[in-house]
Molecule: Bacterial RNase P class A
RNA sequence: CGAGCAAGAUAGGAAGCGGCUGGAGGGCGAGAGCCCUCUGGAGGAAAGUCCGGGCUCCGCAGGGCGGGAUAGCUGUUAACGGCAGCCGGGGGCGACCCUAGGGCGAGUGCAACAGAAAAUUACCGCCGGGGCAACCCGGUAAGGAUGAAAAGGUGCGGUAAGAGCGCACCAGGGCGUGGGAGACUACGCCGCUGUGUAAACCCUAUCCGGAGCAACGCCGACUGAGGCAGCGCGGUAGCCCGCCGGGCCUCGAAAGGCGGCUUGACGCGCGGUGGCGACGCCGUGCGCAGACAGAUCGUUUCCAAAUACAGAACCCGGCUUAUACGCUUGGUCGCCAA
Numbered sequence: 001c002g003a004g005c006a007a008g009a010u011a012g013g014a015a016g017c018g019g020c021u022g023g024a025g026g027g028c029g030a031g032a033g034c035c036c037u038c039u040g041g042a043g044g045a046a047a048g049u050c051c052g053g054g055c056u057c058c059g060c061a062g063g064g065c066g067g068g069a070u071a072g073c074u075g076u077u078a079a080c081g082g083c084a085g086c087c088g089g090g091g092g093c094g095a096c097c098c099u100a101g102g103g104c105g106a107g108u109g110c111a112a113c114a115g116a117a118a119a120u121u122a123c124c125g126c127c128g129g130g131g132c133a134a135c136c137c138g139g140u141a142a143g144g145a146u147g148a149a150a151a152g153g154u155g156c157g158g159u160a161a162g163a164g165c166g167c168a169c170c171a172g173g174g175c176g177u178g179g180g181a182g183a184c185u186a187c188g189c190c191g192c193u194g195u196g197u198a199a200a201c202c203c204u205a206u207c208c209g210g211a212g213c214a215a216c217g218c219c220g221a222c223u224g225a226g227g228c229a230g231c232g233c234g235g236u237a238g239c240c241c242g243c244c245g246g247g248c249c250u251c252g253a254a255a256g257g258c259g260g261c262u263u264g265a266c267g268c269g270c271g272g273u274g275g276c277g278a279c280g281c282c283g284u285g286c287g288c289a290g291a292c293a294g295a296u297c298g299u300u301u302c303c304a305a306a307u308a309c310a311g312a313a314c315c316c317g318g319c320u321u322a323u324a325c326g327c328u329u330g331g332u333c334g335c336c337a338a
Stems, first nucleotide, its partner, number of pairs: 001334003005330004012303007020041009043309001047320002050318005055212004067208005072086005087101001088099004102203002107201002109197003123144002125140006152170006171193002173190007216259004224251005233245004266287009
């Protein structure tokens, strides 16, 4: 210098003017309301709503049926199907990347076309026997042919021809011993080896009650519903008398109002500490939209430019997707120069 790999930050700033909206304080006004001051005011994804949880109600979630999700191991966490590290498999010279990765030695199904046959299978060929012969009977998966896939592979022996029938090596499986927390792995032994498919039904293991903030709670008109009762209840500032009243209680409930609502497993910075890491612990400082049809904007100047994707609606942890102009760091491979 070129090519390629991985990780990350950023997501405009400053000043002036004018607006919008939450909160606090003050002033004016009979009230409705108006005005002033101070202060808070979108994101890295606020998005998709795909997972997990908090919260709320129904209910009491113990069991069964059905359904759904997940599928190597160990951790992490409030939880997860997320994340981290590792194992196995695959790709790359490499940095590194990808991986739905339990079971078809329970059952059932399927395997187009071709092919004799797609799972108890013999078409050609080979071998044995019979027959004058055509051909028939039997053996054989070594050879041919078909196919995505054909009876573990290659070789030597063996045999009538063949065959793990025997042997060597390789692939798979089982068992034993050693290592590891485990997935797994190293070595040894056993010829144990008639396909594939479970993102086919199915089986196994683990987990899951349902609905969601338009949840849900409270107030609330009526000539709504139910119950109680002539006792009492409410008002009259307390008590008694008296007086007045649409009796009292519960439930439902329109418009509307209030709560839920934002301080929470919270975020960020710094220091310390345990861990490879995800993550945890301790100390300390700072920060904080909460509307209800929905505010967070416009404009001028300067900074080279600030332009992309996009706009909170109960909250939080993830995942996924969309992203402009530029920027940073660390590995890898190749070439050149010293």